A computed fold for a 267-nucleotide part of an RNA from a metagenome, annotated as large-subunit ribosomal RNA, domain VI. Its mean pLDDT, the model's own confidence on a scale to 100, is 91. Its Rfam family is "Bacterial large subunit ribosomal RNA". On this family, see Yusupov et al., Science 2001: "Crystal structure of the ribosome at 5.5 A resolution".
Context: one part of a larger RNA
């Protein structure tokens, strides 16, 4: 900007990119085959390497403050309790998230159309000849299938559903005046297993986001009493306490009030 009105959403595939790989074992069968050694083909199953996509239930790693343990010093008059610094002081763990070393799948099968090469009929050329006319078989390749993207495919495709006025003047396209400003998009704002930024999803009176209440989940039995015990501690309350990201619920707080743009039945 186009695709002869604007939109939403959905589709068809001219086409264009991926992928395409291999080994070993078993059965058939010690069977054909071969003196013997050895050792099939056709046909089935099983199990791996690389590689590639997706994903995190498990194994694992991350997780810079979730939890706890502790060392030295400093602080909150002291005790206790906290809490600052020192590589996150150091150490044991660890949700989400991300991930590989975890996990699962995948290369196929089939169909056509052929290479070599293997064939039927069959003359030219009474024979012989896969070829000169005609018909068959035949590759990890071609062309379908498989996966992914795609109507600027200017040959611009189809399909649903939405939305859109009166008066004058004009043959129509169209012009004026009044009114309208739709459907839909965007701006702005609360986000996001989206994302360099745009884009892309979600929402703005609704569960976007926090906040709060429940679960999960992590650690691993808080502080304070109180009991025992010279004491370090220990035991009981108390599987307590705390608690980032996860799962629901709830409008408490924040998505405010609002702008823009796009018309008016369609050469």
């Nucleotide at each position: 900007c186009g695709u002869a009105g604007g939109a939403a959403c959905g589709u068809u595939g001219u086409g264009a990119g991926g992928a395409g790989u291999u080994c070993u074992c078993c059965c058939u069968a010690g069977u054909a085959c071969g003196a013997g050694a050895g050792g099939a083909c056709c046909g089935g199953g099983a199990g791996g390497a690389a590689c590639a996509g997706a994903c995190c239930u498990c194994u694992g790693g991350u997780g810079a403050c979730c939890c706890a343990g502790u060392u030295g010093u400093g602080g909150c008059g002291c005790c206790a309790g906290c809490u600052g610094c020192a590589u996150c002081g150091c150490u044991g763990g660890a949700u989400a998230u991300c991930u590989a070393c975890g996990u699962c799948u995948g290369g196929a099968a089939g169909u056509g159309a052929u290479a070599a090469c293997c064939g039927c009929u069959g003359a030219a050329g009474g024979c012989a000849u896969c070829u000169a006319a005609g018909c068959g078989g035949g590759a990890a390749g071609c062309a379908u299938a498989c996966c992914u993207c795609g109507a600027g495919a200017u040959u611009a495709g189809c399909g649903u559903u939405c939305c859109c006025g009166g008066g004058c003047c004009g043959c129509a396209a169209g012009g004026c005046c009044c009114c309208u400003g739709a459907a839909g998009a965007c701006c702005c704002c609360a986000u996001g297993a989206a994302g360099a930024c745009u884009a892309c999803a979600u929402g703005g009176c609704a569960a976007u986001a926090g906040g709060c209440u429940g679960g999960g989940a992590g650690u691993g039995u808080a502080a304070g009493c109180a009991u025992g015990g010279c004491g370090a501690c220990a035991u009981g309350u108390u599987c307590a306490g705390c608690u980032g990201a996860c799962c629901a619920g709830u409008a408490c707080u924040a998505a405010u009030c609002g702008g823009u743009c796009g018309u008016g039945a369609g050469g």